Source information:
Transfer RNA from Cyanoptyche gloeocystis, 73 nucleotides, folded computationally. RNAcentral holds the sequence, with entries from ENA. The source organism's lineage runs through Eukaryota, Glaucocystophyceae and Cyanoptyche. Rfam family: tRNA. It is annotated as a transfer RNA.
[in-house]
RNA sequence: GCGCUUGUAGCUUAAUGGAUAAAGCAAUAGGGUACGAACCUAUCGACUAAAAGUUCAAUUCUUUUCAAGCGUU
Numbered sequence: 001g002c003g004c005u006u007g008u009a010g011c012u013u014a015a016u017g018g019a020u021a022a023a024g025c026a027a028u029a030g031g032g033u034a035c036g037a038a039c040c041u042a043u044c045g046a047c048u049a050a051a052a053g054u055u056c057a058a059u060u061c062u063u064u065u066c067a068a069g070c071g072u073u
Base pairs, nucleotide, nucleotide: 001072002071003070004069005068006067007066010025011024012023013022018056027043028042029041030040031039049065050064051063052062053061
């Protein structure tokens, strides 16, 4: 240089083009406990890497850019 894959919450992952983007862990608060742990309940947290396009509607499809990884000369 060329080709391929990936990018969603602090972390790990979901989400046929149909909508308030879901869950586990973590965090916070309460219950629980002699105090804790386990366990239970609630809360918090992502305008989905960026920008355009297609569409009535985009996390999803297309293009470009950025970042990471893999392959190849």